[in-house]
């Protein structure tokens, strides 16, 4: 330098054009002599950034940034 893959909740990951979810963790409540376990609830997101396409973009397109891989 070229090509490929990835970037979404604190963490691990879904979501293949129509208002963003799960598990786990954190917080609160129930249960228990207490903790753990179990059950329930709530909170937590400018979807890496900037543009474009579209009535509508996490999703499609372009550029850029970061990480990984391959080639030189």
């Nucleotide at each position: 330098u070229g090509c490929c893959c990835a970037g979404u909740a604190g963490u691990u990951c879904a979501g293949c054009g129509g208002u963003a979810g799960a598990a786990u963790g954190c917080u609160u409540g129930a249960c228990u002599g207490u903790u753990a376990a179990u059950c329930a609830a709530a909170g937590g997101g400018u979807c890496g950034c900037u543009g474009g396409u579209u009535c509508g973009a996490a999703u499609c397109c372009a550029g850029c940034c970061u990480g990984g891989g391959c080639a030189g």
A computed fold for a 72-nucleotide RNA from Lacticaseibacillus chiayiensis, annotated as transfer RNA. Taxonomically the source falls in Lacticaseibacillus (Bacteria, Bacillati, Bacillota, Lactobacillaceae). It was read from a public genome assembly. It matches the Rfam family "tRNA". Rfam describes the family as follows. Transfer RNA (tRNA) molecules are approximately 80 nucleotides in length.